[in-house]
C1' cells in the first nucleotide's frame, strides 16, 4: 500500500411507526424514535436496477353523436445511494 474485519478503541449515521411542512405522486426536509449500518460518507441523463406518473400521447365511457378534471395503457423531464455499482475516507486484532 492492497485486501480483510474483532464481543478492540474512538467517533458517526439512523429503518419502521407517529407529528409538522413541501410535493400530483414517488419521495424529501425537520422533530420523535432505533430496525439496522465498517462506508447507512459522496455521486441519480451520459453504469445496471427499482419507484412514481403531474404535463403529454393513445384508448375507453350515456346506446343518437361528441366527450371530461373520473377510468385503462404508454410515458421522466420527477425520485431512490438503507439494491448492486463508482469515488473518497477513520481504526487495526487475526
Nucleotide at each position: 500500500g492492497u485486501a480483510c474485519g474483532a464481543c478492540a478503541a474512538u467517533a458517526g449515521c439512523a429503518a419502521a411507526c407517529c407529528c409538522a411542512c413541501u410535493g400530483a405522486a414517488a419521495a424529501g426536509u425537520g422533530g420523535c424514535g432505533a430496525c439496522g449500518c465498517a462506508a447507512u460518507g459522496c455521486u441519480a441523463c451520459a453504469g445496471g436496477g427499482g419507484c412514481u406518473a403531474a404535463u403529454g400521447c393513445g384508448g375507453a365511457u350515456c346506446u343518437a353523436c361528441c366527450a371530461a378534471u373520473a377510468c385503462c395503457g404508454c410515458g421522466a423531464u420527477g425520485c431512490c445511494a438503507g439494491c448492486c455499482a463508482g469515488c473518497u475516507a477513520c481504526c487495526g486484532a487475526a
Molecule: c-di-GMP-I riboswitch aptamer
Organism: Paenibacillus prosopidis